This is a predicted structure of a 1549-nucleotide RNA (small-subunit ribosomal RNA) from Bacteroides sp. NCBI's taxonomy places the organism under Bacteria, Bacteroidota, Bacteroidia, Bacteroidaceae, Bacteroides. Model confidence (mean pLDDT): 80 of 100.

RNA sequence: ACAAUGAAGAGUUUGAUCCUGGCUCAGGAUAAACGCUAGCGACAAGCUUAAUACAUGCAAGUCGAGGGGCAGCAAUAGAUUAAUUUAAUUAGUUUAGUUGGCGACCGGCGAACGGGUGAGUAUAACAUAUGUAACCUGCCUUUAGCAGAAGAAUAGUCUUGGGAAACUAAGUUUAAUACUUCAUAAAAUAUUAUAACAUAAGUUAUAAUAUCAAAGAAUGUAAAAUUUAUUUUAUGUUCGGCUAUAGAUGGGCAUAUGCCUGAUUAGCUAGAUGGUAGGGUAAUAGCCUACCAUGGCAAUGAUCAGUAGGGAAUCUGAGAGGAUGUAUCCCCACACUGGUACUGAGAACGGACCAGACUUCUACGGAAGGCAGCAGUAAGGAAUAUUGGACAAUGGCCUAACGGCUGAUCCAGCUAUGUCGCGUGCAGGACGAAGGCUUUAUUAGUUGUAAACUGCUUUUUUAAAGGAUUAAAUUGGAAUUUUUAAUUUUAAUUGAAGGUACUUUAAGAAUAAGCAUCGGCUAACUCCGUGCCAGCAGCCGCGGUAAUACGGAGGAUGCAAGUGUUAUCCGGAUUUAUUGGGUUUAAAGGGUGCGUAGGCGGAAUAUCAAGUCAUUAGUUCAAUUCACAGGCUCAACCUGUGGUAUGCUAAAGAAACUGAUAAUCUAGAAUAUAAUAGAAGUAUAGCGGAAUGAGGCAAGUAGGAGUGAAAUCCUUAGAUAUGUCUUAGAACACCAAUUGCGAAGGCAGCAUACUAUGUUACUAUUGACGCUGAGGCACGAAAGCGUGGGGAUCAAACAGGAUUAGAUACCCUGGUAGUCCACGCUGUAAACUAUGAUUACUAGCUAUUGAUAUUUUAUUAGUGGCUAAGCUAAAGUGAUAAGUAAUCCACCUGGGGAGUACGGUCGCAAGGCUGAAACUCAAAGGAAUUGACGGGGGUCCGCACAAGCGGAGGAGCAUGUGGUUUAAUUCGAUGAUACGCGAGGAACCUUACCUGGGCUUGAAAGUUAGCUACGAUUUUUGAAAGAAAAUUUCUCAAUUUAUUGAGAGCGAAACUAGGUACUGCAUGGCUGUCGUCAGCUCGUGCCGUGAGGUGUUGGGUUAAGUCCCGUAACGAGCGCAACCCUUAUUGUUAGUUGCCAUUGGGUAAUGCCAGGAACUCUAACAAAACUGCUUGCGUAAGCAUAGAGGAAGGAGAGGACGACGUCAAGUCAUCAUGGUCUUUAUGUCCAGGGCUACACACGUGCUACAAUGGCAUAUACAGAGGGCAGCAACUAGGCAACUAGAAGCAAAUCCUUAUAAAGUAUGUCUCAGUUCGGAUUAAGGUCUGCAACUCGACCUUAUGAAGUUGGAUUCGCUAGUAAUCGCGCAUCAGCAAUGGCGCGGUGAAUACGUUCCCGGACCUUGUACACACCGCCCGUCAAGCCAUGGGAGUUAGGAGUACUUGAAAUUUGUUACUGUCAAAAGAAUUAAUUAGAGUAAUACUGGCAACUGGGGCUAAGUCGUAACAAGGUAGCCGUACCGGAAGGUGUGGCUGGAAUACCUCCUUU
Repeated sequence: ACAAUGAAGAGUUUGAUCCUGGCUCAGGAUAAACGCUAGCGACAAGCUUAAUACAUGCAAGUCGAGGGGCAGCAAUAGAUUAAUUUAAUUAGUUUAGUUGGCGACCGGCGAACGGGUGAGUAUAACAUAUGUAACCUGCCUUUAGCAGAAGAAUAGUCUUGGGAAACUAAGUUUAAUACUUCAUAAAAUAUUAUAACAUAAGUUAUAAUAUCAAAGAAUGUAAAAUUUAUUUUAUGUUCGGCUAUAGAUGGGCAUAUGCCUGAUUAGCUAGAUGGUAGGGUAAUAGCCUACCAUGGCAAUGAUCAGUAGGGAAUCUGAGAGGAUGUAUCCCCACACUGGUACUGAGAACGGACCAGACUUCUACGGAAGGCAGCAGUAAGGAAUAUUGGACAAUGGCCUAACGGCUGAUCCAGCUAUGUCGCGUGCAGGACGAAGGCUUUAUUAGUUGUAAACUGCUUUUUUAAAGGAUUAAAUUGGAAUUUUUAAUUUUAAUUGAAGGUACUUUAAGAAUAAGCAUCGGCUAACUCCGUGCCAGCAGCCGCGGUAAUACGGAGGAUGCAAGUGUUAUCCGGAUUUAUUGGGUUUAAAGGGUGCGUAGGCGGAAUAUCAAGUCAUUAGUUCAAUUCACAGGCUCAACCUGUGGUAUGCUAAAGAAACUGAUAAUCUAGAAUAUAAUAGAAGUAUAGCGGAAUGAGGCAAGUAGGAGUGAAAUCCUUAGAUAUGUCUUAGAACACCAAUUGCGAAGGCAGCAUACUAUGUUACUAUUGACGCUGAGGCACGAAAGCGUGGGGAUCAAACAGGAUUAGAUACCCUGGUAGUCCACGCUGUAAACUAUGAUUACUAGCUAUUGAUAUUUUAUUAGUGGCUAAGCUAAAGUGAUAAGUAAUCCACCUGGGGAGUACGGUCGCAAGGCUGAAACUCAAAGGAAUUGACGGGGGUCCGCACAAGCGGAGGAGCAUGUGGUUUAAUUCGAUGAUACGCGAGGAACCUUACCUGGGCUUGAAAGUUAGCUACGAUUUUUGAAAGAAAAUUUCUCAAUUUAUUGAGAGCGAAACUAGGUACUGCAUGGCUGUCGUCAGCUCGUGCCGUGAGGUGUUGGGUUAAGUCCCGUAACGAGCGCAACCCUUAUUGUUAGUUGCCAUUGGGUAAUGCCAGGAACUCUAACAAAACUGCUUGCGUAAGCAUAGAGGAAGGAGAGGACGACGUCAAGUCAUCAUGGUCUUUAUGUCCAGGGCUACACACGUGCUACAAUGGCAUAUACAGAGGGCAGCAACUAGGCAACUAGAAGCAAAUCCUUAUAAAGUAUGUCUCAGUUCGGAUUAAGGUCUGCAACUCGACCUUAUGAAGUUGGAUUCGCUAGUAAUCGCGCAUCAGCAAUGGCGCGGUGAAUACGUUCCCGGACCUUGUACACACCGCCCGUCAAGCCAUGGGAGUUAGGAGUACUUGAAAUUUGUUACUGUCAAAAGAAUUAAUUAGAGUAAUACUGGCAACUGGGGCUAAGUCGUAACAAGGUAGCCGUACCGGAAGGUGUGGCUGGAAUACCUCCUUU
């Protein structure tokens, strides 16, 4: 200075983004409860449920100084009895109210306070502020007075009764501060009069008249009387009484304002609203009665229904607010439920009467009771305490006082229920102990200075000792003043809590830590177990074999004697928005206008002062909150002082703004005049032509109509087509247009009449007359309804024909309502600009309609387009705003349920309007982005189609697969991208499978002792593996000659094994496919809130994101291309094993030889091709039926080479590898079997079906490979497979090998199941190999199936290609090879072209898809669960109405009874009111309910496929009809439809 100080977000919709929008979390709080745990204290709090029922005790008494009395107690006195004794004492009985005192009784005061509870109550309460001139107030205080004289009873007591009891009747007698009468009395009360003041009633003063009182008691002193212990008198004191006065305190009544929800509660009210008169009250008042009037309340929410005590305050919040009303304080209401009065100053928790329900007692006739006082019990419930102590303090009642009473109160007990405080130790201590956990391969990390151990301290604990504050008084004595009172002093007495708090001493770390959490939000992480199970979860979500999310453990984090959960409130939530929101598309503008109430309202002047502003005063109890102090050791807590209390009331001010009043203005609005515009409306059985249908006639002949194609249908009984005539109804081509008019719906041939409107101009007039508009009224497409007409076309329903799996549809043929008119109803649409009306302002360009003028232009009123600023989540909007402001109205608050149910209302109905909840989900939604997809579009490519050639699909066989079979038929691969694939060689082996027999540190590898050759030979046994036995024996090297080293084998024990077992969805590597398709990205910059975009799109071009041009992009990378290999041409070099032109030699013949280096060839290096040149086109890139040159021409041909990525593609059985499993077996050895099965189905091939051929004979020309456990010439044998010999060659040399085949030449066959075809079968052989049965190949002879060119459908190929022909190689003992990989020979046809099929690329478009169309998704039906509507009825409840009855009580009337004349009072009786009861009908609100309706939810049910793409018939809205269902169709409307781009408009040039 002040009293304040104060504002955080996150998760979740999506592939990603921005927005809208809900759900959830983090904070604080509680009269709390529950789980686990627990050392202490202080201060608080403690039935929120059943205002349910209550046993027992206590909670309101007191006064003898009001009274009569005296049961009980005590004292005293007397009498009497007994004992001891003779005086008397003790004990008992009895008499006396004589005394202290006192039960019950009369009387006074109190009991109306204090204490409890919150049922009722939405106002008769409460809060704030006023009024009472309309009132009362015991006790208390102040002031002024008074207290005279009489009287009649009654309780008690006593007597006699009744009754089970409670209680009660009659009689005798008696008192009072009980009761009654008379007297006195004003400044009291009432009335009247006058005056003053005030005025709405009125108040005050004076005078007069009338009326109303009382009680004594105690005690001091004095006197008198007598019955001698009492009375009376006088006078004091104290207390009490009466009348009035003023006050204080406490109340009554009234007024204003505030005070929950529902309109699916809209009308309520008859004493109701007011007046007059009377009654009544303390007092005003319809409070009550009579009469009169007809008012009063209500959309600013009456009435009704539901819920609820109100406030100060409490919690939360930055605040504004929101929620709450427990404890404390104030007020109210209630006291078993309902009603009623009495007493009293005041009225009823522990008073009365009556009725009802319940409980108890009973002798059955009757009685008694009321814990929502304190304890306590039962019950209910998740849940809430002791049948405690004391009146010591504070307070209350009575009393003169002592004192008594006080479950108020003060204390204690129980409960972690809350807040606050303290403690559970402190310091040192590392070989970082042990143990636990984790990791690793052997150590390390962590628990962790933590522990142990050493030292220290003692709050707390235990023991002992001391030990409070709270107490001041009253009372007694004394003193002072005049007694009392008062004051002072003194003595004594009083503590429940409590031997408690507190203090001291001693001992000893001693007695004391848990709970929750650890995926994100949210601080804190690993291992094991489990395996969509068990479970978790606040939201998102986690769990299907490597779970930081479940359970356990270790560790960590948070809080701590607590900690978590649950429930509730506020906050966050600006998510009801006053502060502080929205409505084109997210939820949300009424279908449109007119207009009532209301709200808001132009310019200038004056006045007032209602709003407004500032000042002052009063009030806003206290407590609480806040600040500062103080007291408990601190704190919580308590106390003091101050401040705040934003509100209300009053006073006196200000006058700018709003308002009111007065009088003006013309800029808003309106009217008049003139001109003008239009598909504005209504009416006229008005007029018109084209078309359509029908009918007549003519003429004419076989079809017509219809469709994707057909059929139903019409037609020889003459159709359709043609001509003409007649007729009917409906609609109005061209003009015609983003044109025009209207409020909207809507309005279109022509004419006429009537009506309305807009615009412009200029003056004139009125003078704010305006804007909006809840309710209300009117209009309101189409469909539909009623009545009556009309009925040509079209056409729901319906019928038939098609289509289809079906087709209640789309298509076709018919066709009724309806479509049209008149009158009435309905009242809804995507009634849309998805954009309420009005006013003002804010850059422009352009087109067009009307008007005007000064007519190249401008102004104004409209209708469109594009843009500025701005706005918006964005798309977009942008003077016709979705901008900037103002006013009014309407509407919204997550999705579904649902525009549904119920109720109301309107309607003839159909239905319209209004309009929920339970339950359920965590989203639903908008705009935009990137992809993907489309039975969308555009451009382009590809053996993709087309054009061709040849095949497959039919046969037989081979091979692979499925299926089946089996002991086993090992395993894998399964659309394209598996299926002559892994496998480039299954008889054994391979081999992984099956059966059987063996082994267990193992079949194999490594390390370490020791021993020894290994081995060979032989025997037995066995299917073999193996087992058993006998004989014999080490090798090499070095040197010190006896050792060392090395090698090999055996081998106990130990370490290490092994696994073709599982997981390719844990992985590496490798591979397939899109695809040799042209794409995929980055840096910087720029654009966008952002995801993202741009670059990479556009115009050309290319095989190509190839290149060029343009360009907010500029560059770059991976791909393309090129670089590599082969091949086509040439050159150089080299010249053997290859070659042979020239020269020579030689042979039967041959490069055979000498020789040659020319050629071919070999293999290294070079050259060559680049649109380089010409022409044409083009800016360029580039292109071409082009040309030249060239071996080759536009990438010459072929190969290798495969971007970012996709398919959880394939492979754990090539290999490697995490995890899991197995260890006398899932390992390993062996024999045999199987992988080769066989009804069948599929794929890939071979061979064929023949004459372009088969067969026979003769004959020509390759390339590329292979070879020593090999290739093998040659010779011989065999018909042959092959066999027996054997030269040469580890290769340009030798062999294969000269016979390549197709081809060519000649002959034959002559169209047949054949001289085609070769399967199958039989017999005999050869070869390989331990072995050829299952299960090899080949040879010879014989046999001679099917098959005569192949359905739907389908495959390959664009040139040295297809087709066709043969040759070689790998694997390999051999071979199931017709397969695979290579080689060469012969050698075509066709491509107009891109409409279509398939695949792909780019751009664009739509999307409800993003697991991405194998997507998403709708409805019926079936099953389970859940809540809910209707429902014959049944049951319960409260409120009201009408009638009947009616207790107690009050009021009124009457009366012959009682009463001391009279009266009061009582008794009896009449009437009124009334709680309750009964009856009747109705309305309302709940519960239950056979049956029934729809709705919601639920991994894998059924039927279809309606929607999303042009969703395959564009969708949707309203309406009508129909249909298993989604839905279909008709009619009108919308774009929130794609495609097309004809017209129009706009932008740029």